[in-house]
Molecule: SAH (S-adenosyl-L-homocysteine) riboswitch aptamer
Organism: soil metagenome
RNA sequence: UGUCCGAGGAGCGUUGCAACAGCCGCCCGUUAUCCGGGUUCGCUGCCAGGCUCGGCACGUUCGUACCCGCAACCGCGCUCGUU
Numbered sequence: 001u002g003u004c005c006g007a008g009g010a011g012c013g014u015u016g017c018a019a020c021a022g023c024c025g026c027c028c029g030u031u032a033u034c035c036g037g038g039u040u041c042g043c044u045g046c047c048a049g050g051c052u053c054g055g056c057a058c059g060u061u062c063g064u065a066c067c068c069g070c071a072a073c074c075g076c077g078c079u080c081g082u083u
Stems, first nucleotide, its partner, number of pairs: 001059003004055005009080006017050001020045004025039005049073001
């Protein structure tokens, strides 16, 4: 640092940026249909763990003295729990 897993008390409703999916347009395979791939703006859908910490989980890269400590957060409204 990437993926995965776990933790950060819980539920209901709601708005919607990014990401993701689809549509339109354009480009390529191609001369063309189908199909496939790429892609700007826009539209539609979905969407409030996308954040932080930990893991004798699996990798990649870099580094290499030791010791100690352990959280802080998560739009808006309501409810519960805990102190």